[in-house]
RNA sequence: AGGAGUGUAGUUCAGCGGUAGAACAUCGGUCUCCAAAACCGAGGGUCGGGGGUUCGAUCCCCUCCGCUCCUGCCA
Numbered sequence: 001a002g003g004a005g006u007g008u009a010g011u012u013c014a015g016c017g018g019u020a021g022a023a024c025a026u027c028g029g030u031c032u033c034c035a036a037a038a039c040c041g042a043g044g045g046u047c048g049g050g051g052g053u054u055c056g057a058u059c060c061c062c063u064c065c066g067c068u069c070c071u072g073c074c075a
Base pairs, nucleotide, nucleotide: 001071002070003069004068005067006066007065010024011023012022013021018055026042027041028040029039030038048064049063050062051061052060
């Protein structure tokens, strides 16, 4: 320098145009002498930044940034 993948809750990941979800974690409750486990419930998101397309964008397009991989160049 060229190419590919990836970025969504505290963590790991779904969702690929039409209300943002699951599991674990956290908090509360039931149970228990107390705790753990189990069960029930709750909170938690500017969907990496900016711009565009669209009635409508996590999703499509452009650009920038972070991370991973492949190829190449110089030394």